[in-house]
């Protein structure tokens, strides 16, 4: 140490349910845990989803889809 992921201290929170915002995708809060060593942040590229058009363009969502960027706890074996 940006490789690696034992231990320790912890952290996050899928589906689902309730409430709420939104045309919707979906977001937020509470409950709840499928899982996660970046399941922290960024919508930059790609993918997927929604709205409108019914023809593109356009606007929006998803970072727990992939890639990339930024920051970050601990330190065994190798």
């Nucleotide at each position: 140490u940006a490789c690696c992921g034992a231990a320790a201290g912890g952290g996050c929170a899928a589906a689902c349910c309730u409430g709420u915002c939104g045309u919707a995708a979906g977001g937020c809060a509470g409950g709840g845990a499928c899982g996660c060593a970046a399941a922290a942040c960024c919508a930059u590229g790609g993918g997927u989803c929604c709205a409108a058009u019914u023809g593109u363009a356009u606007g929006g969502a998803u970072c727990g889809c992939c890639a990339g960027g930024u920051c970050g706890c601990c330190g065994a074996a190798g």